[in-house]
Context: one part of a larger RNA
RNA sequence: CUGGGCGUAAAGCGCACGUAGGCGGAUCAAUAAGUCAGGGGUGAAAUCCCGAGGCUCAACCUCGGAACUGCCUUUGAUACUGUUGACCUUGAGUCCGGGAGAGGUGAGUGGAACUCCGAGUGUAGAGGUGAAAUUCGUAGAUAUUCGGAAGAACACCAGUGGCGAAGGCGGCUCACUGGCCCGGGACUGACGCUGAGGUGCGAAAGCGUGGGGAGCAAACAGGAUUAGAUACCCUGGUAGUCCACGCCGUAAACGAUGGAAGCUAGCCGUCGGGCAGCAUGCUGUUCGGUGGCGCAGCUAACGCAUUAAGCUUCCCGCCUGGGGAGUACGGUCGCAAGAUUAAAACUC
Numbered sequence: 001c002u003g004g005g006c007g008u009a010a011a012g013c014g015c016a017c018g019u020a021g022g023c024g025g026a027u028c029a030a031u032a033a034g035u036c037a038g039g040g041g042u043g044a045a046a047u048c049c050c051g052a053g054g055c056u057c058a059a060c061c062u063c064g065g066a067a068c069u070g071c072c073u074u075u076g077a078u079a080c081u082g083u084u085g086a087c088c089u090u091g092a093g094u095c096c097g098g099g100a101g102a103g104g105u106g107a108g109u110g111g112a113a114c115u116c117c118g119a120g121u122g123u124a125g126a127g128g129u130g131a132a133a134u135u136c137g138u139a140g141a142u143a144u145u146c147g148g149a150a151g152a153a154c155a156c157c158a159g160u161g162g163c164g165a166a167g168g169c170g171g172c173u174c175a176c177u178g179g180c181c182c183g184g185g186a187c188u189g190a191c192g193c194u195g196a197g198g199u200g201c202g203a204a205a206g207c208g209u210g211g212g213g214a215g216c217a218a219a220c221a222g223g224a225u226u227a228g229a230u231a232c233c234c235u236g237g238u239a240g241u242c243c244a245c246g247c248c249g250u251a252a253a254c255g256a257u258g259g260a261a262g263c264u265a266g267c268c269g270u271c272g273g274g275c276a277g278c279a280u281g282c283u284g285u286u287c288g289g290u291g292g293c294g295c296a297g298c299u300a301a302c303g304c305a306u307u308a309a310g311c312u313u314c315c316c317g318c319c320u321g322g323g324g325a326g327u328a329c330g331g332u333c334g335c336a337a338g339a340u341u342a343a344a345a346c347u348c
Base pairs, nucleotide, nucleotide: 003320004319005318006317007302008301012316014201015200016199017198021194022193023192025088027086028085029084030083031082033081034080035077036076037075038074039073040072041071042070049065050064051063052062053061054060091191092188093187094186095184096183097182098181099180103177104176105175106174107173108172109171110154115149116148117147118146119145120144121143125136126135162169163168206247207246208245209244210243211242215241216240220236221235222234223233258315259314260313261312262311263310266293267292268291269290270289271288272287273286274285275284276283277282278281297304298303321348322347323346330341331340332339333338
């Protein structure tokens, strides 16, 4: 390479958009590039293969045949693929009428709680723990009442509930804005799927500049514990956590399961619509999501099972014994931290 694979054994890019490329619905016609059949030319010799012969045999040599799986040309075939031209509506999209939602961005605003400040009441303790101590407190703490300030997060509702491509999104109001679902089948007429490179988005931590800083809290300090205790526990506490702008580009970025399409028993929940029947909140049915169980089938087993890990098709990514190593070197990116691409010696 041919293969065989990728939920858990090695293996699905974190996610999307999209270039090239690959693949692509129904009908008719043309063409004949691919494809198939026949003919012609060529495919040097030697070699290989088959048969015969010559050296006493063999190696070796000689002769004949076949073959040289290819290329060129010509005559045909037209199912499939391609190309061209028509045409269609089921794929895809548009339009119209409804609908649900923590989807996104910006601005404003509300209450509870913590902390701090001021004032009142009040007096000796309070905190904290397994037990203590560090700590706070007669300069009046803790507790309690009133007033004020500031920052951050939004109890209940809340739900294997919803929305989003993923990361993720939760008080309330307004503005702007993306996507989705249902119904009508009015319009376009294959406009589609995937996607190497590329581009964008991307938790937390971290970085740069400027703000902000209540609570929490790496580092750090102290108190305990202990043989020790650079920890677990306690008292403090700085970066950070928050905001704006700019970087970083990684995660058990997980469903450890790439995307799209078709087909293949059901039953029970739940969310958003439609239709029918009426008892007006139920029943039946249908479309789209999200869960539980389960047949066939699959699987090494566990399990998956119309949301497939079943049966098929198309496209992409990735794997190929363990360690060395996701490391070194080089390249690219980054302010840095580092990220990405990615070996070998050696060893079992």
Record summary: A computed fold for a 348-nucleotide part of an RNA from Pseudoxanthobacter soli DSM 19599, annotated as small-subunit ribosomal RNA, central domain. Taxonomically the source falls in Pseudoxanthobacter soli (Bacteria, Pseudomonadota, Hyphomicrobiales, Pseudoxanthobacter). It was read from a public genome assembly. Its mean pLDDT, the model's own confidence on a scale to 100, is 89.